The RNA shown here (SAM riboswitch aptamer (S box leader)) has 118 nucleotides and comes from Draconibacterium orientale. The prediction has a mean pLDDT of 80. Rfam family: SAM riboswitch aptamer (S box leader). From the family's description: The SAM riboswitch is found upstream of a number of genes which code for proteins involved in methionine or cysteine biosynthesis in Gram-positive bacteria.
[in-house]
RNA sequence: AAUUUAUACAGAAGAGUGGAGAGAUUAGGCUCUGUGAAACUCUGACAACCUCCCCUAUUUACAGGGAAAAGGUGCCAACACCUAAUCUUCGGGCUUGGUCUCGGGAUGAUUAUAAAUU
Numbered sequence: 001a002a003u004u005u006a007u008a009c010a011g012a013a014g015a016g017u018g019g020a021g022a023g024a025u026u027a028g029g030c031u032c033u034g035u036g037a038a039a040c041u042c043u044g045a046c047a048a049c050c051u052c053c054c055c056u057a058u059u060u061a062c063a064g065g066g067a068a069a070a071g072g073u074g075c076c077a078a079c080a081c082c083u084a085a086u087c088u089u090c091g092g093g094c095u096u097g098g099u100c101u102c103g104g105g106a107u108g109a110u111u112a113u114a115a116a117u118u
Base pairs, nucleotide, nucleotide: 001118002117003116004115005114006113007112008111013043014042015041016040017039021032022031023030026084027083028082029081044076046074049072050071051068053066054065055064056063080110085107086106087105088104090103091102092101093100094098
């Protein structure tokens, strides 16, 4: 880097350095930010993917359930901040009509993270 699978409305911040941006990319919106952004360091927490332990089932593997938090990751504003593509047999609006508009729902794409493989 690519592929596959799973997850993404839950949860969890202080200090030091730093000094103006940040919320993945593009656009629009909205929000955070000199009462100190990003980034780095330390400490703490959250979570439970890997790990470890127990139970069930099984020839084994795979699988299901539960517990733990030492280790490997991750993560600690707002749903992945919201919208964008497709569908809608759901609701509303009107210039009564549409290839319209607003909202809701479903799916997808993209992204992120983990695990496995190459």
Background:
NCBI's taxonomy places the organism under Bacteria, Pseudomonadati, Bacteroidota, Prolixibacteraceae, Draconibacterium.